Model confidence (mean pLDDT): 79 of 100. This is a predicted structure of a 79-nucleotide RNA (c-di-GMP-I riboswitch aptamer) from Methylomonas sp.
């Protein structure tokens, strides 16, 4: 210092649900929860799915990263 890899120790994150508060809504956020995760850390680049305007489609904003790939930055222990 590169690859594989998640056995093991310290740790990290927090599905769904509850309760505030924001948003026309998808949904976000704060607290509580703890499904589960080796990137369940960023990042909409491409598709996917949902929303809201047009609406018959074409298309415009936008959610969603814990939908799938892709970018990027990062932890150890073995080999």
């Nucleotide at each position: 210092u590169a690859a594989u890899c998640a056995u093991a120790u310290c740790g990290c994150c927090a599905c769904a649900c509850c309760u505030g508060c924001u948003g026309u809504g998808a949904a976000g956020u704060a607290g509580g929860g703890c499904c589960g995760g080796a990137a369940a850390g960023c990042u909409u680049c491409a598709g996917g799915u949902c929303u809201c305007g047009u609406u018959a489609g074409a298309u415009g904003a936008g959610a969603u990263a814990g939908c799938u790939g892709g970018g990027u930055c990062g932890u150890a222990a073995a080999u």